[in-house]
Notes
Bacterial large signal recognition particle RNA from Peribacillus deserti, 265 nucleotides, folded computationally. Model confidence (mean pLDDT): 76 of 100. Lineage of the source: Bacteria > Bacillati > Bacilli > Bacillaceae > Peribacillus. Its Rfam family is "Bacterial large signal recognition particle RNA". Rfam classes the family as a non-coding RNA gene. The sequence was found by an Rfam model in a public genome assembly.
RNA sequence: CCGUGCUAGGCGGGGAGGUAGCGGUGCCCUGUACUCGCAAUCCGCUCCAGCGAGGCUGAAUUCCUUUUCACGGUUAAUAUAUUGCAGGGUCUGCCUUAAGUAAGUGGUGUUGACGUUUGGGUCCUGCGCAAUGAGAAUCCAUGAACCAUGUCAGGUCCGGAAGGAAGCAGCAUUAAGUGGAAUCUCUCAUGUGCCGCAGGGUCGCCUGGACCGAGCUAACUGCUUGAGUAACGCUUGUGAUAGUUAAUCAACAAAAGGUGCACGG
Numbered sequence: 001c002c003g004u005g006c007u008a009g010g011c012g013g014g015g016a017g018g019u020a021g022c023g024g025u026g027c028c029c030u031g032u033a034c035u036c037g038c039a040a041u042c043c044g045c046u047c048c049a050g051c052g053a054g055g056c057u058g059a060a061u062u063c064c065u066u067u068u069c070a071c072g073g074u075u076a077a078u079a080u081a082u083u084g085c086a087g088g089g090u091c092u093g094c095c096u097u098a099a100g101u102a103a104g105u106g107g108u109g110u111u112g113a114c115g116u117u118u119g120g121g122u123c124c125u126g127c128g129c130a131a132u133g134a135g136a137a138u139c140c141a142u143g144a145a146c147c148a149u150g151u152c153a154g155g156u157c158c159g160g161a162a163g164g165a166a167g168c169a170g171c172a173u174u175a176a177g178u179g180g181a182a183u184c185u186c187u188c189a190u191g192u193g194c195c196g197c198a199g200g201g202u203c204g205c206c207u208g209g210a211c212c213g214a215g216c217u218a219a220c221u222g223c224u225u226g227a228g229u230a231a232c233g234c235u236u237g238u239g240a241u242a243g244u245u246a247a248u249c250a251a252c253a254a255a256a257g258g259u260g261c262a263c264g265g
Base pairs, nucleotide, nucleotide: 001265002264003263004262005261006260009057010056011055012030013029014028015027020046021045022044023043024042034054035053036052037051038050063258064257065256066255067254068253072249073248074247075246076245077244078243080242081241082240083239084238085237086236087235088234093232095228096227097226098225099224100223101222103221104220105219106217107216108215115211116210117209118208119207120206121205122204123200124199125198126197127196128195129193130192131190132189133188134187135186136185138181139180140179141178142177148173149172150171151170156165157164158163
């Protein structure tokens, strides 16, 4: 160096969780790398850390160690981003509102603003007048079968007669009533008229005169100071996800190194 046969070892690994600790079952990542039994109200072990039984491979690309790379997981931090929940109106904007101001807009003003002064009205009371409404009086017309009047035809009654009496109808005039008229008269009433007089009041409004000489107003926007409001922005706290940083574990892959025994040639 080659051949043959054995043995150690290997026949997946990792993460979180669980556990005094280790491994497994279960979950997750990677990936395809024996079989059977046990096992989360756990199963089996004890720092050399699954137990029991069987099978394949086997000293090297395959076993062991180290380094590099790196899927993936866990933890912490974060002046980052998104988002959920809870709170705050004495952080704070938006919004609503009150008071003030007068920068802008608007309205008004030399046909005189604002202000001052004076007179009157509006307001209240009393009296009177007018108007209006109602009623009465008045005038005209109508208006009584009988229980109004006058005249009473006819007729009736009394009387010897002369004459007298009562009295229906009709006519006329009236009563009660009905209708019309509007000038004068009277009575009552009133959100009629302020027409007259007197007194009261003068805060506000309107109006007239005189003085002064340029602003006045606060409707809208703006500004200031308060009050309110938790939908949004703001702020406080607490979560979730993503990013970044740090730590930790780490599959697969790559590189390097290491590693038996026996026999024969």